[in-house]
Molecule: Glycine riboswitch aptamer
Organism: Bacillota bacterium
Formats: sequence, structure tokens, C1' cells
RNA sequence: UGGACGAAACUCUGGAGAGCCUCAAUGAAGAGCACCGAAGGAGCAAGCUGAUUAUAUUUUAAAUCAGUGAAUCUCUCAGGUAAAAGGACAGAGCUAAUUAG
Repeated sequence: UGGACGAAACUCUGGAGAGCCUCAAUGAAGAGCACCGAAGGAGCAAGCUGAUUAUAUUUUAAAUCAGUGAAUCUCUCAGGUAAAAGGACAGAGCUAAUUAG
């Protein structure tokens, strides 16, 4: 210099699930049982990497162990189960995106 990929935060909008349960109390909060998964958190499959094992002419292949390895999957710690708030995710915006990286 050229090419490829390409944000975060913030603002607005949409946004599910599960007891307005019982006791106590009278904002919330407490105790008990029953539930939900889409804040956050935790777990891992194939694959890949390395080591070891026995066989083997050499390479390879196989087995075992360890590491790495995703979620809207799983767990239900946290959070939640009327409204409000929150809410993964999506769309639009952001004198800025032909950006930062």
C1' cells in the first nucleotide's frame, strides 16, 4: 500500500416461561412447599493437540490418559413465577461503521 473479516458500549422498539400458593406480615423484604429458564454463572459432543501402552522393519493405525473445545442443549447456584422492573435475542439508530480491531 492492497485485500478479507469486522465490533463493544449507549439510545429507541419488540421480547417468552413458571403459584396474584399457604403462613406471617402490611412497600419491598421473612418462613414453607411447588414450579420456570432467555440476566449472570456452571457442565460437555465430535474434532484437534500432546503423552503413554503393546505389537510392529519403518511409518501408520488402535487403546488409555490429559488439555482444548458450542449453544437457544443440560444444571438450576443466582435470578424469576399479578403489575412494574428485569430479560437472552432481534430490528433501527449512534454528527461513527469504508471505524476500532